[in-house]
This is a predicted structure of a 75-nucleotide RNA (transfer RNA) from an Opitutaceae bacterium. Rfam family: tRNA. Rfam classes the family as a transfer RNA. Lineage of the source: Bacteria > Pseudomonadati > Verrucomicrobiota > Opitutia > Opitutaceae.
RNA sequence: CGGGCCAUGGCGCAGCCUGGUUAGCGCGCUUGUCUGGGGGACAAGAGGUCCCGAGUUCGAAUCUCGGUGGCCCGA
Repeated sequence: CGGGCCAUGGCGCAGCCUGGUUAGCGCGCUUGUCUGGGGGACAAGAGGUCCCGAGUUCGAAUCUCGGUGGCCCGA
């Protein structure tokens, strides 16, 4: 310098290809109940403007362009 993949709650991921209800799942966290306590079980809840910016569209996590960061390949 060129190319590919990835970026979504605290952590690990799905959803993107094929735009459309309120962005979900597991773990974790908070509260309550059961338990003598711990552990565990059950119930409820909080936590995301989807890496950043712009564009297309009635509508963008999803499509397009640019940028940033990480990993990999080539030179």